c-di-GMP-I riboswitch aptamer from a Chromatiales bacterium, 93 nucleotides, folded computationally.
Taxonomically the source falls in Chromatiales (Bacteria, Pseudomonadati, Pseudomonadota, Gammaproteobacteria).
[in-house]
């Protein structure tokens, strides 16, 4: 330096669920809690997934303003979906 991860040591993170805050939502943050994780540390670059504020299209109602319904749509989100990039503890051959 690359590869690998064992019933080793010392540690680390924390799914579901509950509470609070936040956001239009998906989600995020904090506390509790542990299903799991050797990168479950970091990055939305590729694929994928979730959401749909604003917007577009169609329709219903309405004198109108507008309201409602359906579809599309990421500039939003997920790094604990896969790939990729960057960094890193201990140990083994």
């Nucleotide at each position: 330096u690359g590869c690998c991860g064992a019933c080793a040591a010392g540690g680390g993170c924390a799914a579901a669920c509950c509470c609070g805050c936040u956001g239009a939502a998906a989600g995020g943050c904090g506390g509790g809690g542990a299903c799991g994780c050797a990168a479950a540390g970091c990055c939305a670059c590729c694929g994928g997934u979730c959401u749909g504020c604003c917007g577009g299209c169609g329709g219903a109602c309405g004198c109108a303003a507008g309201u409602c319904c359906g579809c599309c749509a990421a500039u939003g989100a997920c790094a604990g979906c896969g790939g990729g990039g960057c960094u890193g503890c201990c140990g083994g051959a």
The sequence was found by an Rfam model in a public genome assembly.